[in-house]
RNA sequence: UAAAGUUUUGGGUAAACCAAUCUAAAGGUUGGGACACAAAGCCAUGGGCCUAAGGCAAUAAUGCUAUGGCUGCCAGGCUGCUUAA
Repeated sequence: UAAAGUUUUGGGUAAACCAAUCUAAAGGUUGGGACACAAAGCCAUGGGCCUAAGGCAAUAAUGCUAUGGCUGCCAGGCUGCUUAA
């Protein structure tokens, strides 16, 4: 720019990965970046999962353990937006 389709707004969040940074790690934070999400908003309350500094055990290899984490694992609680519904 053109064609076709549709006729609910404004929008929101931000996976993997990259960089920096905190941390023993899991993981977090900031910036970039978009997998996806109608609660992928908030809360560690229940379950589940991840990690193991410290502690315990072991001759050793190593194992166990949350007081540390994951709400984008599932529920539960609270809250929010849109619509004639």

Predicted 3D model of an 85-nucleotide RNA (c-di-GMP-I riboswitch aptamer) from Desulfotruncus alcoholivorax DSM 16058.
The coordinates come from a structure-prediction model, not an experiment, and the mean pLDDT is 83.